[in-house]
Context: one part of a larger RNA
RNA sequence: CUGGGCGUAAAGGGCGAGUAGGCGGCUUGUUAAGUCAGAUGUGAAAUCCUAUGGCUCAACCAUAGAACUGCAUUUGAAACUGGCAGGCUUGAGUACGGUAGAGGGUGGUAGAAUUCCUAGUGUAGAGGUGAAAUUCGUAGAGAUUAGGAGGAAUACCAGUGGCGAAGGCGGCCACCUGGGCCGAUACUGACGCUGAUACGCGAAAGCGUGGGGAUCAAACAGGAUUAGAUACCCUGGUAGUCCACGCCGUAGACGAUGGGUACUAGGUGCUGGAGGUAUUAACCCCUUCGGUGCCGUAGUUAACGCAGUAAGUACCCCGCCUGGGGAGUACGGUCGCAAGAUUAAAACUC
Repeated sequence: CUGGGCGUAAAGGGCGAGUAGGCGGCUUGUUAAGUCAGAUGUGAAAUCCUAUGGCUCAACCAUAGAACUGCAUUUGAAACUGGCAGGCUUGAGUACGGUAGAGGGUGGUAGAAUUCCUAGUGUAGAGGUGAAAUUCGUAGAGAUUAGGAGGAAUACCAGUGGCGAAGGCGGCCACCUGGGCCGAUACUGACGCUGAUACGCGAAAGCGUGGGGAUCAAACAGGAUUAGAUACCCUGGUAGUCCACGCCGUAGACGAUGGGUACUAGGUGCUGGAGGUAUUAACCCCUUCGGUGCCGUAGUUAACGCAGUAAGUACCCCGCCUGGGGAGUACGGUCGCAAGAUUAAAACUC
């Protein structure tokens, strides 16, 4: 170096756009770098191999041949790969017309509910539990009515429904804005796929500064339980939960399944379009494109299972794995305000 793998055994990067690089549609001409063929030179000797011979044999030795799979020069070939020049439209993209959506950002706004405040009615309990107690209440609680304040979240609709690259996204309205899908033409003419490094995004918790603070609630306090109870249960309760700006960069960041392209029986739902027959229209039926579920054939798999949304059949590119523990640790580097993150061993041991 080749050879094996990555759903669950070790192993898919959390996700993206994209640089270098790798790989790349159909066709014509040309070139001859790769490739292929011939020739010449060289490829020391020994060794290896073949043949013959010499020590009684053998090891060993001698002679001859072959080989040394390489390199250089040169003469050709032109299918394939590459280069150059030209053409094409199927890949890719643009324009046009539609369309669904919790996709993102900013501002506004609505109604329930919780809590608190004020006032009225009203009287002895309320709350909580397995049972209680801490707790609240005659300084008038709880209940109920009216008014007010404030913050957070949006019941029903709601759905193996939708959108997004992932994280994720859910009242309503307006503005700004990204992507997808479908249709019929026109245009560009390979402009493509992947993607080391660098870059951007990235739940929750956490951190910094300034606000905000209704609820819930780490820590903490008390009451119970218990042999004990630094818990489970109860009453309180601070960070936090919310907003702005800036960090952090991790998760069972999961489909535990990287991206792209092509091909490979069927059946049945949901969802977004388009077309057709018929019809007053709709429903229904048929065809087709995109998404998302379930079942299942071949195939595959250690099995479970997967099965046109592959874990099937192939090709291209990236990432990753190599016995358990030590250890995702130490040391060093980089990043960070810190917490820590990232990169990442060894001794030793089984």
Model confidence (mean pLDDT): 87 of 100. The part of an RNA shown here (small-subunit ribosomal RNA, central domain) has 350 nucleotides and comes from an uncultured organism.